RNA sequence: GGGCCGGUGGCGCAGUCUGGGAGCGCGCUUGCAUGGCAUGCAAGAAGUCGGGGGUUCGAAUCCCCUCCGGUCCA
Numbered sequence: 001g002g003g004c005c006g007g008u009g010g011c012g013c014a015g016u017c018u019g020g021g022a023g024c025g026c027g028c029u030u031g032c033a034u035g036g037c038a039u040g041c042a043a044g045a046a047g048u049c050g051g052g053g054g055u056u057c058g059a060a061u062c063c064c065c066u067c068c069g070g071u072c073c074a
Base pairs, nucleotide, nucleotide: 001073002072003071004070005069006068007067010026011025012024013023020057028044029043030042031041032040033039050066051065052064053063054062
């Protein structure tokens, strides 16, 4: 330098192919049950979907550029 894969709440990930409600588990907060812990149940907070631009009525998703990590080739 080139190819491929990945970047989404605090952590681990799904969703992208086929554009339309941002979700799951763990964790955190509050409440109830228990004398308390654990545990169970209910409710809630937390995300500019790596960054910028474009297409579109509408973009995590499509297109372009770019940053970071992994891997392969040179």
Molecule: transfer RNA
Organism: Candidatus Sysuimicrobiota bacterium CSP1-3